[in-house]
RNA sequence: GGGAGUAGGUGUGUCAUCGCUCGUCUUAUGACGGGAGGAAAGUCCGAACUCCGAAGGGCAGGACGAUCCGUAACACAGAUCGGGCGCAAGCUCAGGGAAAGUGCCACAGAAAACAUACCGCCUUGUUUCAAACAAAGUAAGGGUGAAAAGGUGGGGUAAGAGCCCACCGCCCCGGUGGUGACACUGGGGGCACGGUAAACCCCGUCCGGAGCAAUGCCAAAAGGGGUAGCUUGCCCGGCGUUAACCCCUGGUGGGCAGCUUGAGGUGGCAGGUAAUUGCCAUCCAAGUCAAAUGAUGACUUUAACAGAAUUCGGCUUACAGCCUGCUCCCUUUG
Numbered sequence: 001g002g003g004a005g006u007a008g009g010u011g012u013g014u015c016a017u018c019g020c021u022c023g024u025c026u027u028a029u030g031a032c033g034g035g036a037g038g039a040a041a042g043u044c045c046g047a048a049c050u051c052c053g054a055a056g057g058g059c060a061g062g063a064c065g066a067u068c069c070g071u072a073a074c075a076c077a078g079a080u081c082g083g084g085c086g087c088a089a090g091c092u093c094a095g096g097g098a099a100a101g102u103g104c105c106a107c108a109g110a111a112a113a114c115a116u117a118c119c120g121c122c123u124u125g126u127u128u129c130a131a132a133c134a135a136a137g138u139a140a141g142g143g144u145g146a147a148a149a150g151g152u153g154g155g156g157u158a159a160g161a162g163c164c165c166a167c168c169g170c171c172c173c174g175g176u177g178g179u180g181a182c183a184c185u186g187g188g189g190g191c192a193c194g195g196u197a198a199a200c201c202c203c204g205u206c207c208g209g210a211g212c213a214a215u216g217c218c219a220a221a222a223g224g225g226g227u228a229g230c231u232u233g234c235c236c237g238g239c240g241u242u243a244a245c246c247c248c249u250g251g252u253g254g255g256c257a258g259c260u261u262g263a264g265g266u267g268g269c270a271g272g273u274a275a276u277u278g279c280c281a282u283c284c285a286a287g288u289c290a291a292a293u294g295a296u297g298a299c300u301u302u303a304a305c306a307g308a309a310u311u312c313g314g315c316u317u318a319c320a321g322c323c324u325g326c327u328c329c330c331u332u333u334g
Stems, first nucleotide, its partner, number of pairs: 001330010013299006020035006037305001041316002044314005049211004056236004061207005066080003070076001081095001082093004096202002101200002103196003118142002120138002123135004150168006169191001170189008215257004223248005229239003264283008
């Protein structure tokens, strides 16, 4: 100097005038302070909170699937192990079981799983020899295919083959290290019936349902009919028969609470590889209800994706440009 990987930040601003909304103070007029995000999006996962359930058991259904750890919890995060890709930094994995069973592997090919002989190779016979034909042997070589009865090398054989040997792979039994998944290592065994479970299935762990339009209070004329139901998928069990639920007609289309102090933010110290935990200090950063958070002017500017509706922890998706840290590779110079 070039290329790459990874983790972050920011995401127009200032002034003036007027307007909307919330809170505090004031007798009032008014004064002061606050007012759209990193994803507010998706509604995917987990919870807090509210209601139902005498809160129980079983089945169905669903989710997860290497190990340990973090967390309120999680399908999330961290670290580690194993597989794959990459020179590397790194990225990625729906990462238990195919010897419990069932299914599937098109086409091509001789043959696709207790699965083979198309070409070929060797021996014998017919023949002077060759070719051709027949018998017996073979799966090392070639072909087809995503995949063809472990791989490489040597010996051996009529030619071959784990037939034998060495190394690797696989299986079994130990040793060392590690919490563990696993790693390293010693010994033994010629050991094979492929792949696929994001196919059905088996194994292990976990899961009650509904949702702020939850729920509670106030206000507002009142009526009629039906049923034993409730346990929010089913069964058992339990509770219950004055309750509760369902249908029709009518009234109100209102107000208040829930509603923003939290598994909260920021800073420091300590523990931990880290996720994160503890302690101390400090701060209070929108609460609307068909929905406020705006309009105009001047200057400035790199300005994208995009608007709160109970809250929080995550995941996924969208995003112009500008700024920064750490790491890897190549080249050159000192």